[in-house]
Context: one part of a larger RNA
Molecule: small-subunit ribosomal RNA, central domain
Organism: Aigarchaeota archaeon
RNA sequence: CUGGGCUUAAAGCGCCCGUAGCCGGCUGGGUGUGUCCUCCGUUAAAUCCACGGGCUUAACCCGUGGGCUGCGGAGGAUACUACCCGGCUUGGGGGUGGGAGAGGGCGUCGGUAUUCCCGGGGUAGGGGUAAAAUCCUCUGAUCCCGGGAGGACCACCAGUGGCGAAGGCGGCCGCCCAGAACACGCCCGACGGUGAGGGGCGAAAGCUGGGGGAGCAAACGGGAUUAGAUACCCCGGUAGUCCCAGCUGUAAACGAUGUGGGCUAGGUGUCGGGUGGGCUACGGGCCCACUCGGUGCCGAAGGGAAACCAUUAAGCCCACCGCCUGGGGAGUACGGCCGCAAGGCUGAAACUU
Repeated sequence: CUGGGCUUAAAGCGCCCGUAGCCGGCUGGGUGUGUCCUCCGUUAAAUCCACGGGCUUAACCCGUGGGCUGCGGAGGAUACUACCCGGCUUGGGGGUGGGAGAGGGCGUCGGUAUUCCCGGGGUAGGGGUAAAAUCCUCUGAUCCCGGGAGGACCACCAGUGGCGAAGGCGGCCGCCCAGAACACGCCCGACGGUGAGGGGCGAAAGCUGGGGGAGCAAACGGGAUUAGAUACCCCGGUAGUCCCAGCUGUAAACGAUGUGGGCUAGGUGUCGGGUGGGCUACGGGCCCACUCGGUGCCGAAGGGAAACCAUUAAGCCCACCGCCUGGGGAGUACGGCCGCAAGGCUGAAACUU
């Protein structure tokens, strides 16, 4: 000496499931795999160390002894590890119970508004902007009333609120499916954690086939602005946005914070459950305390370069995975794999600084 790191400096895979591997609760017994002790053999010589000796010293050389490391054998130890047999319940799972939820899929129904069409009323403007113009309008617009069509969306409730692994999820109702929290402590009895490969899910845009098309709107046309204006503003407007089936597989996929477990002051709000108490117009009601789980804020110790984090850790520890190693070149080239394509994944170097 036997590395340091990953919220913001380079660095947590977008998320989950899971194969191998790695890691693994309490307890009894057995074996004695690893482990430890003793002894024997071997580990050529040289090298290394100690002592002694030889060249006038030294380097060097010689002698004696020792050592290092590995392997083999014999005997012994059994805490830990491993294996085998058995037990346990705290981890995990199952069951039962009453509740919460924009969790997912399918179907029905509803609502406001925009647009268009028809009918009625009505007359000269409307629209748009900083100002205008393009644009619409006497073939009657804008505006008011009535009727109809169609697509998309779901005001208020709405919350620092809830649910979901993430992406994400918001009108009402029904059916189907799934997950979590709480309570009970009835059952199983370590069945667990992580997870290289692998598999599945995965916003928007995009792609293929079919449908749909009200509003909005890349591209595009026009009007303005301007030195120009391939923009910002205005009038139009097609893909697309919507639905079904299939692909794509990316993102500031963010908490820029991997997953699981244990430990380490509190205060306060809020959501769900439970227990106890008070009130009750008794209702799924209201209030208080305690408690479990979630979600916020503030803050102690501690941490941090600081900002800040702080029982939802970025504190103190353990297990496993992923990733980083100056900037540019470059997430490029080449190759491979995937994709219909767009492109995605993997991913350099020269050179330069």